[in-house]
RNA sequence: CGCCAUCGUUCGGGAGAGAGCCGCUUGCGGUCGCCGAAGGCGCAACCCCCCGGGAACGCUCAGGUAAAAGGACCGGACGACGAAC
Repeated sequence: CGCCAUCGUUCGGGAGAGAGCCGCUUGCGGUCGCCGAAGGCGCAACCCCCCGGGAACGCUCAGGUAAAAGGACCGGACGACGAAC
C1' cells in the first nucleotide's frame, strides 16, 4: 500500500397496512381495524457449557397505516481502525 472485516459520516435504492369514524383548537385527542423492515420482547435451528448468545421466525409494547418524515437491509464514496495474506 492492497484485499477483507468492523465502526462512523454521506449519497442512492428501499416493503407492508383505512387519506377509517367521532370531537375540536388543523394539529391533536378518543375509538375500531390493519402492518412489520426503527427499536423492544420471546423463542427455533445452531453455538456455548454456566449464566447465556441467537433470525428477515413469532408477539405487536413502542412505532407505522395518502404525501412528507422514518425505515431493517443492499450498493457507492470518504474517514477511522485491525488479524492473517